[in-house]
RNA sequence: GGGUCGGUAGCUCAGCGGUAGAGCACAUCACUUUUAAUGAUGGGGUCCUGGGUUCGAGACCCAGCCGACCCAC
Numbered sequence: 001g002g003g004u005c006g007g008u009a010g011c012u013c014a015g016c017g018g019u020a021g022a023g024c025a026c027a028u029c030a031c032u033u034u035u036a037a038u039g040a041u042g043g044g045g046u047c048c049u050g051g052g053u054u055c056g057a058g059a060c061c062c063a064g065c066c067g068a069c070c071c072a073c
Stems, first nucleotide, its partner, number of pairs: 001071007010024004018055001026042005048064005
């Protein structure tokens, strides 16, 4: 340098073009002598960046940035 895949909550990851979710973690409550475990409830998002298409984009298109792998050098 070329190609493929990926970037979404603190972490790991889902997500038919139609109100962004789960598990874990965190907070509160219940239970318990206390902790842990368990149960309930809750908070938490510029969906990597900038454009485009569309009535409507996390998703489709273009460019860029970052990461992994392959190829080339």
Source information: This is a predicted structure of a 73-nucleotide RNA (transfer RNA) from Capsulimonas corticalis. Rfam family: tRNA. The family's RNA type in Rfam is transfer RNA. The sequence is in RNAcentral, with records from ENA.